This is a predicted structure of a 1483-nucleotide RNA (small-subunit ribosomal RNA) from Cyanobacterium aponinum IPPAS B-1201.

[in-house]
RNA sequence: AUGGAGAGUUUGAUCCUGGCUCAGGAUGAACGCUGGCGGUAUGCCUAACACAUGCAAGUCGAACGGGCUCUUCGGAGCUAGUGGCGGACGGGUGAGGAACGCGUGAGAACCUGCCUCAAGGUCGGGGACAACAGUUGGAAACGACUGCUAAUACCGGAUGAGCCGAAUAGGUAAAAGAUUUAUCGCCUAGAGAGGGGCUCGCGUCUGAUUAGCUAGAUGGUGAGGUAAAGGCUUACCAUGGCGACGAUCAGUAGCUGGUCUGAGAGGAUGAGCAGCCACACUGGGACUGAGACACGGCCCAGACUCCUACGGGAGGCAGCAGUGGGGAAUUUUCCGCAAUGGGCGAAAGCCUGACGGAGCAAUACCGCGUGAGGGAGGAAGGCUCUUGGGUUGUAAACCUCAAAACUUAGGGAAGAAAAAAAUGACGGUACCUAAUGUAAGCAUCGGCUAACUCCGUGCCAGCAGCCGCGGUAAUACGGAGGAUGCAAGCGUUAUCCGGAAUCAUUGGGCGUAAAGAGUCCGUAGGUGGCACUUCAAGUCUGCUUUCAAAGACCGAAGCUCAACUUCGGAAAGGGAGUGGAAACUGAAGAGCUAGAGUAUAGUAGGGGUAGAGGGAAUUCCUAGUGUAGCGGUGAAAUGCGUAGAGAUUAGGAAGAACACCAGUGGCGAAGGCGCUCUACUGGGCAUAUACUGACACUGAGGGACGAAAGCUAGGGGAGCGAAAGGGAUUAGAUACCCCUGUAGUCCUAGCGGUAAACGAUGGAUACUAGGCGUAGUGCUGUUAGAAGGACUGUGCCGAAGCUAACGCGUUAAGUAUCCCGCCUGGGGAGUACGCACGCAAGUGUGAAACUCAAAGGAAUUGACGGGGACCCGCACAAGCGGUGGAGUAUGUGGUUUAAUUCGAUGCAACGCGAAGAACCUUACCAAGGCUUGACAUCCUGCGAAUCUUGGAGAAAUCUGAGAGUGCCUAAGGGAACGCAGAGACAGGUGGUGCAUGGCUGUCGUCAGCUCGUGUCGUGAGAUGUUGGGUUAAGUCCCGCAACGAGCGCAACCCUCGUCCUUAGUUGCCAGCAUUAAGUUGGGGACUCUAGGGAGACCGCCGGGGAGAACUCGGAGGAAGGUGGGGAUGACGUCAAGUCAGCAUGCCCCUUACGUCUUGGGCUACACACGUACUACAAUGGUUGGGACAAAGGGGAGCGAAACCGCGAGGUGGAGCGAAUCUCAUCAAACCCAGCCACAGUUCAGAUUGCAGGCUGAAACUCGCCUGCAUGAAGGAGGAAUCGCUAGUAAUCGCAGGUCAGCAUACUGCGGUGAAUCCGUUCCCGGGUCUUGUACACACCGCCCGUCACACCAUGGAAGUUGGUCACGCCCGAAGUCGUUAUUCUAACCCAAGUGGAAGGAGACGCCGAAGGUGGGACUAGUGACUGGGGUGAAGUCGUAACAAGGUAGCCGUACCGGAAGGUGUGGCUGGAUCACCUCCUUU
Repeated sequence: AUGGAGAGUUUGAUCCUGGCUCAGGAUGAACGCUGGCGGUAUGCCUAACACAUGCAAGUCGAACGGGCUCUUCGGAGCUAGUGGCGGACGGGUGAGGAACGCGUGAGAACCUGCCUCAAGGUCGGGGACAACAGUUGGAAACGACUGCUAAUACCGGAUGAGCCGAAUAGGUAAAAGAUUUAUCGCCUAGAGAGGGGCUCGCGUCUGAUUAGCUAGAUGGUGAGGUAAAGGCUUACCAUGGCGACGAUCAGUAGCUGGUCUGAGAGGAUGAGCAGCCACACUGGGACUGAGACACGGCCCAGACUCCUACGGGAGGCAGCAGUGGGGAAUUUUCCGCAAUGGGCGAAAGCCUGACGGAGCAAUACCGCGUGAGGGAGGAAGGCUCUUGGGUUGUAAACCUCAAAACUUAGGGAAGAAAAAAAUGACGGUACCUAAUGUAAGCAUCGGCUAACUCCGUGCCAGCAGCCGCGGUAAUACGGAGGAUGCAAGCGUUAUCCGGAAUCAUUGGGCGUAAAGAGUCCGUAGGUGGCACUUCAAGUCUGCUUUCAAAGACCGAAGCUCAACUUCGGAAAGGGAGUGGAAACUGAAGAGCUAGAGUAUAGUAGGGGUAGAGGGAAUUCCUAGUGUAGCGGUGAAAUGCGUAGAGAUUAGGAAGAACACCAGUGGCGAAGGCGCUCUACUGGGCAUAUACUGACACUGAGGGACGAAAGCUAGGGGAGCGAAAGGGAUUAGAUACCCCUGUAGUCCUAGCGGUAAACGAUGGAUACUAGGCGUAGUGCUGUUAGAAGGACUGUGCCGAAGCUAACGCGUUAAGUAUCCCGCCUGGGGAGUACGCACGCAAGUGUGAAACUCAAAGGAAUUGACGGGGACCCGCACAAGCGGUGGAGUAUGUGGUUUAAUUCGAUGCAACGCGAAGAACCUUACCAAGGCUUGACAUCCUGCGAAUCUUGGAGAAAUCUGAGAGUGCCUAAGGGAACGCAGAGACAGGUGGUGCAUGGCUGUCGUCAGCUCGUGUCGUGAGAUGUUGGGUUAAGUCCCGCAACGAGCGCAACCCUCGUCCUUAGUUGCCAGCAUUAAGUUGGGGACUCUAGGGAGACCGCCGGGGAGAACUCGGAGGAAGGUGGGGAUGACGUCAAGUCAGCAUGCCCCUUACGUCUUGGGCUACACACGUACUACAAUGGUUGGGACAAAGGGGAGCGAAACCGCGAGGUGGAGCGAAUCUCAUCAAACCCAGCCACAGUUCAGAUUGCAGGCUGAAACUCGCCUGCAUGAAGGAGGAAUCGCUAGUAAUCGCAGGUCAGCAUACUGCGGUGAAUCCGUUCCCGGGUCUUGUACACACCGCCCGUCACACCAUGGAAGUUGGUCACGCCCGAAGUCGUUAUUCUAACCCAAGUGGAAGGAGACGCCGAAGGUGGGACUAGUGACUGGGGUGAAGUCGUAACAAGGUAGCCGUACCGGAAGGUGUGGCUGGAUCACCUCCUUU
């Protein structure tokens, strides 16, 4: 020494900047809900609005006369009036005032009643006026006249240390008495204390969109005036005075001690208490007085209120109570002078709404209580629930104990001090004792922020301090239960400080976040080199004084504690004075040379101004040659050209700009400067010598310069080229492109003063590693080539350090000092208004209302790009065949319908769910039925079950008749089944695939997706995973701050291809027999079957490659580089699909959204689309003959032979649960032979007619097949589009599942069997790296402006209505002062008058408030109309910006256009991409 906390919110995430918000404390508070007690404080913040009523300032008879009452006659009391003192204090309020008003510290030219001290005096006279009496006016208020009278009232005289005066001259000028005789008074001068007046230094709000102000103004002299200095006033003279250190003006405001907050520095504030000021209905004025220009005094004016007899009067709560009003809001018309204090009085005493108390108010602070201990079956009830429980909860009940408040009763203070006595409003109050035994709420519970569940609601109702909740499972709304916090309070609202380092002195910044002036010169100011001496202003230090008390701090003490109160003490800091120190700053003096400057000798340069000259190119003109095009574009057209263009040659004219050199090269302060030469001229640099001697740095105001565009005047005008015209493009095209083309671009003289005027980086000085270039000049050196080193410039890379990062880094954005400029959330807005400048355009300066919770910087990961690089894929290309055209089949859309059930909808829906809708299916429609139900479990009763057979009906169903009596048993009954009944319940293809599980599609069989540890980075993250190769592959190798690992890839699995082996039946048959026939015997060789193995690994050789991975070629091999095919689908994406496969939460229906039945529908048909089949024919069709499969199926089945039928099929029933039998004949394409000759045909087969067959209760709606007849479209298919890389495409048939029946579909099977791949430019999709980004719902993104509508605030505006402030003029109250010839007058003088002196009144004059009037300034309200701005739901038009944003963007300027915007000119990079040059790093 006691002292400093943060959080939420911008993003997908991060760091930073930056605002908004919260947690804390406080209040004269208010509002909502609630409310037990006490103590101590506080209580109109608004209308300085208006006030009824009462009270708030009187007192003295010991100043005076009079009156009245009483009297014991001694006197006592009361009193209107005269007189004295006090009403200038106390009390209230904060309107005004930005000022010597306040605070603090000084000062001199003053006053001071009462009080204190000390000195002296208090002598002697005079004349009045109230009261009173009389008369009288008035409604009243209040007067008028005459007469009498006292004093401490008034006036002379005397004296007087005082005052004036140069004066010892002279002048002036006081007094009051009373009484109880002891005092109190009175006068003069002096001193003190306290009080007051005046002056000065310093401090004391905001605005410059207030920059100039001032005429008594500044000073002097004389005079006046005041208590006092003074322009305070006046006359004269002079022309000063104030101001950027902010005058003047405008706005706001009482100031302070203090109070609140804060770690402090500060910030805010000025209630209560205390000091000062100001005010007293508004404005003005003086009188009296010691003191006032006077809250409860006077005069005048004004407004208002009241009384009135209308003539005239009265009033002033911002005193205490109280009333109305205003307002969110602030108390009793209380008690008492007992205490403290004040006035008067000699005193008793009187007065005192000051004050002491009580009352009201949870308004605040402090304290106390609403109980304490025990008590588990963890009661009941509530809530929740997974039904087990949990929680409320030791909480309650119950036991023991204690006791604030009210009430009642008993006792009962201190506050009271004085010589003594008397004296308590509070108050029978505090406190003590006894009895009874009453008292908890409020807010919150998503995060910040302590505290969680249920129900209701369904973007509704509502909440919200910020972020944000609510669209059917809301811990965020409302209720409930529970919990948390505080507690007689708790929340909300308002305001202040804090947090906020968010105005930063302590303690911030300015490259990109807001912020360096475009540049320089320079005034004031600020700052300033080395050494000496002096001074002592700053500085440091000692002492003195002051900064009232209260408060705050520390220590004690008193109320039971505390709040509260009392006592004592101290520090820091401010002001003034005084003594000391002298390092630093400062001042003065005298010096120095390192800063700065000057001179001489040099040097480089697009530095500037002016003049002269030059060539190339372009355009134009003239002439020649020459002929049909030229020009222009992505492609065109407008345009030029047969009247001769373009091209080419020669000559001429004009204007503008100066190729190469040329370079992160030079010069300049910046803007900027480029052909050559000349003249004039500014600056820099280096070296050497000499000189001056701090002369320096910065620089508010100020001045000069200042690209381009633009303006004025005059020239000039080749090219280019805003505007304009035309042609294109386009949906449009006021653009991009093209053809023309005016201002302008150029010169001269002016104006203007802005740019991305940029290094987005102010200037100066010093210090702090280096390396490599380059320009200039010296030095050293040399083979006169270099290399090296120094200074001054100009660049790159980098250390430390800094930075939010990017980056900067001796040319700092590092470390420091000095000076200037600028910033403080985004928008509104660089706008409005005002002012200045300008010819104008405009520039400079520069707000507010309102609105949002962000706006922003850097970097990260993704995604995206009409960015780049690399790679892959039937992606393109090269091919083959299709689709799209026809007919038919099938699915979908649409339409229709009673219903045409539902779902699937780009790829990734559409021959899909459906591997097969006549009934059923079936979910749809119509009609008819049932209601514990068609189905499940439980209970009760009856009956076995079951079978046969009538009637009604479309059937379901309803109603009859008959047969039948079973099984087990412990003898009670039970099991299965049927019927009936009651209720729990069943049931739902009803909803939600956006509540879900499961399953699936897709990117994609693409090569990716991640983790641990380490390292790097503040961090998000990065690294690994990037790089060089390679691969089908994140496959492998090498390198590398990475090392490893996981899910994926590959492999392991199945199948096909070769061989071996094992086994031979139903399979096979070489050889041997046999048959019609592998039929049979036999055989296991072969085929085949199905078990097991082998085989392929870049293993071998060669080339390439890095002695790698790997790749190319070859050999061998059935197979060669993952051998072919399949299964296998990483992290994830699409709220992808499915609640109608199934399951399932929630919601909904329950005589129906359930269930049964019949019939119908899903099969409709103007049309559109998808997927297929069959064709259009001769590589074909048809007839006849002839070959060769594989893989499958079969018991309610496949079904042979044989027979019948033209055929579909029928009869039949051998064989077979199948390597045996059968479907199944001969598979078809194919081969051979015949016919057909290019045609709507011997192609094609739709459609239709007739006749049949099969399945099935049943083929009408609505099946399949057969025969005969019929014979449509179609002649190879527009734009567009699909599949396929080898046993593939194409083509040919066969089988299976589903299935009673129904296949052009689907899933398999084999037969025949091609073409092409140069290649990766392009389209599509994907992967990796990189780049830009304003995207992150991620380009189907974001986003700009006009227009339309609604609302809000605001600017302008013809005007209009107020307020404030000066100014001019008029009028001019009261009043002070002055003048006065009118008039009046007791004191004094006198010579006694119509006297004098002095005074009053009246009148006049100056000033002068209110008022009137005039022109102004500032400010506020309103205003037809109008301008832009902001905010709003999914409005309209376009697409400007973000990617190269599809014409790079932006800045200044000019023109143009519905709008974003476009174009011209100059500038910037805060532009992508590609190329070149230079530089750097490494080797």
The RNAcentral record of the sequence draws on ENA and SILVA. The organism belongs to Cyanobacterium aponinum, within Bacteria. Its mean pLDDT, the model's own confidence on a scale to 100, is 84.